Predicted 3D model of a 387-nucleotide RNA (Bacterial RNase P class A) from a Chloroflexota bacterium.
Its Rfam family is "Bacterial RNase P class A". Rfam classes the family as a ribozyme.
Its mean pLDDT, the model's own confidence on a scale to 100, is 77.
The organism belongs to Chloroflexota, within Bacteria.
RNA sequence: CCAGGGGGCCGGGUGGCCGCCCGCCGCCCGCCUCGUGCGGGCGAUGGGAGGAAAGUCCGAACUCCUCCGGACAGGGUGCCGGCUAACGGCCGGGCGGCGCGAGCCGACGGAAAGUGCCACAGAAACAUACCGUCGAGCGGUCCUCGGACCUCCCGACAAGGGUGAAAUGGUGCGGUAAGAGCGCACCAGCGUCCCGGAGACGGGGCGGCUGGGCAAACCCCACCCGGAGCAAGACCAAAUAGGGGAGCGCGACGGGGACGUCCGGCCCUGCUCCCGGGUAGGUCGCUCGAGGCGGCGGGCAACCGCCGUCCUAGAUGGAUGGCCGCCGCCGCGCCCCCGUGGGCGGGGGGCGCGGUACAGAAUUCGGCUUACAGGCCCCCUGGCUGC
Numbered sequence: 001c002c003a004g005g006g007g008g009c010c011g012g013g014u015g016g017c018c019g020c021c022c023g024c025c026g027c028c029c030g031c032c033u034c035g036u037g038c039g040g041g042c043g044a045u046g047g048g049a050g051g052a053a054a055g056u057c058c059g060a061a062c063u064c065c066u067c068c069g070g071a072c073a074g075g076g077u078g079c080c081g082g083c084u085a086a087c088g089g090c091c092g093g094g095c096g097g098c099g100c101g102a103g104c105c106g107a108c109g110g111a112a113a114g115u116g117c118c119a120c121a122g123a124a125a126c127a128u129a130c131c132g133u134c135g136a137g138c139g140g141u142c143c144u145c146g147g148a149c150c151u152c153c154c155g156a157c158a159a160g161g162g163u164g165a166a167a168u169g170g171u172g173c174g175g176u177a178a179g180a181g182c183g184c185a186c187c188a189g190c191g192u193c194c195c196g197g198a199g200a201c202g203g204g205g206c207g208g209c210u211g212g213g214c215a216a217a218c219c220c221c222a223c224c225c226g227g228a229g230c231a232a233g234a235c236c237a238a239a240u241a242g243g244g245g246a247g248c249g250c251g252a253c254g255g256g257g258a259c260g261u262c263c264g265g266c267c268c269u270g271c272u273c274c275c276g277g278g279u280a281g282g283u284c285g286c287u288c289g290a291g292g293c294g295g296c297g298g299g300c301a302a303c304c305g306c307c308g309u310c311c312u313a314g315a316u317g318g319a320u321g322g323c324c325g326c327c328g329c330c331g332c333g334c335c336c337c338c339g340u341g342g343g344c345g346g347g348g349g350g351c352g353c354g355g356u357a358c359a360g361a362a363u364u365c366g367g368c369u370u371a372c373a374g375g376c377c378c379c380c381u382g383g384c385u386g387c
Stems, first nucleotide, its partner, number of pairs: 001383010012327007020048004025043007032035001050358001054369002057367005062229004074225005079093005094108001095106004109220002114218002116214003130161002132157004137152001139150004169187006188210001190207007233284004243275006254268003291310008328356011
């Protein structure tokens, strides 16, 4: 210098004018129940989005529902150890895969409990033999009379061919009529013993020889899980219309039900006061919390402990904005300078044009995932070159 790997961080600055939300202070106005009251206006002052505030995918706090507990169903998680309030998160480790490497990726328990599936091709996808190899036989052809070959049939085999993503351990030697873990050596797998490790697992010895794959198919095993969500929920509380009670008025007007009519009786309808539920509206929940920052200590780390310090938005049609200027940063083009024998690359400067993202709190935290103009820092790997 080129090509890469891992981790951390920032994500515009400044000024003018006009605005918005919240707190506090002062002045003024209005109202009443006259108070540290309520409402409004003006002024001054302080504060006012993020690394993801996003997706709402996990886990919790908090609130309400269920008298309490258990089981089933259903859902989730799934190598080991640790961290944590908890987690499907994080850290460390193991194993497998990829990469020359730094490193990256992995739903990574069980397929000899059972069921199911395995497209096409193929004889056969879990029990099978198409071609083939070998042995015996009937028949036929030839002959050097020993046999050789062909058709059919019976049997043995699973080595070779062929199909397939996958064909029942792999390679080699022995063995056999031909073959085969049939025997042996090494390797893979399984079981068992010993050693190391906290464990996943690793190393070694021995054994019988091996029983296809799929569990993000049902299932089995282990562990976890009640539901709804701040529009949770709590409190205050109009107008109008219902409900209940008391008193007054009155059986006067009107209405209702039985049967066609009439009468009586029954119920309702009036006024005043009180009580209760709900709605509109308002208040709380609401932001101090598993909190941020710094230091020290423990731990490989995630994380934990102690001390100090800080307070950092709380709206409810929902504020944090709009316009203009200067500077910064980045890209492109042109020019100048440094450097060199010269050129490319590199560094510095000037001018012009363009760009300056993704996105915006709404109960609050811990994570994950996704989006993002541009930039900075640290550690590491491979290669080339110079001293």